A computed fold for a 342-nucleotide RNA, annotated as Bacterial RNase P class A. Rfam family: Bacterial RNase P class A. Rfam links the family to the GO terms dimeric ribonuclease P complex, tRNA processing and ribonuclease P activity.

[in-house]
RNA sequence: CGAGUAAGCCAGACAGCCGCGUGAGCAGGGCGAAAGUCCGUUCAUGAGGAAAGUCCGGGCUCCAUAGGGCAAGGAUAGCGGGUAACGCCCGCCGAAGGCGACUUCAGGAAAAGUGCAACAGAGAUAUACCGCCCGUUUAUCGGGUAAGGGUGGAAAGGCGAGGUAAGAGCUCACCGGUCGAUUGGAGACAACUCGACCCUGUAAACUCUAUCCGGAGCAACACCGUGGAGGGGACAAGGCCUGCCCGGCCGUUCCCGAGGAGGUGGCUUGAGCGCAGCGGCAACGCGGCGCCUAGACAGAUGGCUGUCAAGACAGAACCCGGCUUACAGGCUUGCUCACACC
Numbered sequence: 001c002g003a004g005u006a007a008g009c010c011a012g013a014c015a016g017c018c019g020c021g022u023g024a025g026c027a028g029g030g031c032g033a034a035a036g037u038c039c040g041u042u043c044a045u046g047a048g049g050a051a052a053g054u055c056c057g058g059g060c061u062c063c064a065u066a067g068g069g070c071a072a073g074g075a076u077a078g079c080g081g082g083u084a085a086c087g088c089c090c091g092c093c094g095a096a097g098g099c100g101a102c103u104u105c106a107g108g109a110a111a112a113g114u115g116c117a118a119c120a121g122a123g124a125u126a127u128a129c130c131g132c133c134c135g136u137u138u139a140u141c142g143g144g145u146a147a148g149g150g151u152g153g154a155a156a157g158g159c160g161a162g163g164u165a166a167g168a169g170c171u172c173a174c175c176g177g178u179c180g181a182u183u184g185g186a187g188a189c190a191a192c193u194c195g196a197c198c199c200u201g202u203a204a205a206c207u208c209u210a211u212c213c214g215g216a217g218c219a220a221c222a223c224c225g226u227g228g229a230g231g232g233g234a235c236a237a238g239g240c241c242u243g244c245c246c247g248g249c250c251g252u253u254c255c256c257g258a259g260g261a262g263g264u265g266g267c268u269u270g271a272g273c274g275c276a277g278c279g280g281c282a283a284c285g286c287g288g289c290g291c292c293u294a295g296a297c298a299g300a301u302g303g304c305u306g307u308c309a310a311g312a313c314a315g316a317a318c319c320c321g322g323c324u325u326a327c328a329g330g331c332u333u334g335c336u337c338a339c340a341c342c
Stems, first nucleotide, its partner, number of pairs: 002337009012308007020046007028039004048313001052324002055322005060217004073213005078092005093107001094105004108208002113206002115202003129149002131145005157175002160172003176199001177197005182191003221265004231256004236252001238250004272291004277286003
């Protein structure tokens, strides 16, 4: 210098003018009895790494629920750790890919049972198409065979010897696989020796095993709600039926609860952020110091000009932890490979 790999960071910059949301202040102005409220003005502050998809996990709220169990349904699935929790993260094991740094994994059980294996092929878990062997007999027949051929992703684990009419784990040695024992490890697992063997694949088929799971979501939910509105009730003056009594109706006043519009809370101080330290391989944890960083309710976060640069994906709405998806350009660090030079 080139190619690659892993992790992290930035997300147009600066200046001027105008505008908007929120908060605080104000010898200003309007309304109001006041509390206050509106306008004005000053200062401060105002989107993201994904604010997105709404796919997981929680907080919070309401509903349901004595406690426990079973069933159904759903989710997860190597081992150990982290975390409030997770299907997330870290480390490790195994398998696959890569020369390597490193990456990926739908990675429990097929020896509980059931099912399935398209096409091709005779036959897909047991079959005889060709071939081989035996028989009768010379055939286009019967029986045996899985060694050879052919089909297929896969054909009774592979290979050699014995054996046999020909053959076959039928028997034996060796190799592989699974299971058990032994040793090492916290464990997944690994190693080596011995023994056993029911040795095709498939659970992204049913199923089995283990663990977890009540439902709905901030338009949740809580509070206020003083209208010549509507509902229920009370006693008395009055009116009408009716001239009087009882009764009924209307109506004024007062009381009650529910509740539409509307208003307030929920709403942003939180599993928070920054700095260095300590523990840990790491995820992360611990204590210390410092900081406060949008909070709307038709919804602000914008526009113009100048210089440089040329610029993506994209816009909060209850809040956190993740995952996934979109993304121009640039920067930093570790490591690997190749080449050259010393």
It was read from a public genome assembly, where an Rfam model found it.